[in-house]
């Protein structure tokens, strides 16, 4: 130095011919039980790494940047 994938909820991870973003575990509440845990029900939590462009409209398309991880010299 150069090349490739990757960044989305606490945590591992989905998403999407552009249309207002979920899912498991954790977290909290209730129901049950003599009582815990399991079970079951419900709520919470996200400027979808940043910063510009396209667009009517971006998590998705374009660039630049930072960050991780593989590979080459």
């Nucleotide at each position: 130095g150069c090349c490739a994938u990757c960044u989305u909820a606490g945590c591992u991870c989905a998403g999407u011919u552009g249309g207002u973003a979920g899912a498991g575990c954790g977290g909290c509440g209730g129901u049950a039980u003599c009582g815990u845990a399991a079970a079951c029900c419900g709520c919470a939590g996200g400027u979808c790494g940043u910063c510009g462009g396209u667009u009517c409209g971006a998590u998705c398309c374009c660039g630049a940047c930072a960050g991780a991880u593989g590979g080459c010299u």